[in-house]
RNA sequence: UCAUCGAAAUGGCAAACUUGCCGAAAGGCAAGGACGCAAAGCUAAAGGGUCUAAUGUUCAUUGUUGCAAUGAACGAAAUGACAGCCUGGCUGCCGAC
Numbered sequence: 001u002c003a004u005c006g007a008a009a010u011g012g013c014a015a016a017c018u019u020g021c022c023g024a025a026a027g028g029c030a031a032g033g034a035c036g037c038a039a040a041g042c043u044a045a046a047g048g049g050u051c052u053a054a055u056g057u058u059c060a061u062u063g064u065u066g067c068a069a070u071g072a073a074c075g076a077a078a079u080g081a082c083a084g085c086c087u088g089g090c091u092g093c094c095g096a097c
Stems, first nucleotide, its partner, number of pairs: 005095002012037002017032006035084001041090003046087003049082003054079001056074008
């Protein structure tokens, strides 16, 4: 000096759960809290995967007049979400053997 490696130290992040707010939901944000993490930093417009179904279609009911509301059902359905599911891309702290 390097990183395909991960001893030590400094510092960092924060699962479940709880509370508040946002959202139709999945989920997100903030505070508390730590199961874990050497990229648990960024990228969802790189690919796969997973979750949700506002929207859509059909039916029923009601109001009514050509539409609206409510409810139910349906699906190889994303314009929603997950980077702490995997691969890829970009960036980055420390440095023992």
Molecule: c-di-GMP-I riboswitch aptamer